[in-house]
């Protein structure tokens, strides 16, 4: 220098062909317990890496950058 492939909640990841974004574990309040744990219910938390394009409408598509990674050389 060339090919890829990933970027989504604090953390690990859904999100099937474009229609106002979701789980698990962590967090917070409550209830159980003489009292932790564990367990239940319930709640907060997301400018979807940035910028542009295309569409009524874009996490999802198409270009451009940045970041992380694999591969050739």
């Nucleotide at each position: 220098g060339c090919c890829g492939u990933u970027g989504u909640a604090g953390c690990u990841c859904a999100g099937c062909u474009g229609g106002u974004a979701g789980a698990g574990c962590a967090c917070g309040u409550c209830a159980u317990u003489g009292g932790u744990a564990a367990u239940g219910a319930c709640g907060a938390g997301g400018u979807c890496u940035c910028g542009g394009g295309u569409u009524c409408g874009a996490u999802u598509c198409c270009c451009g950058a940045c970041a992380a990674u694999g591969g050739c050389u």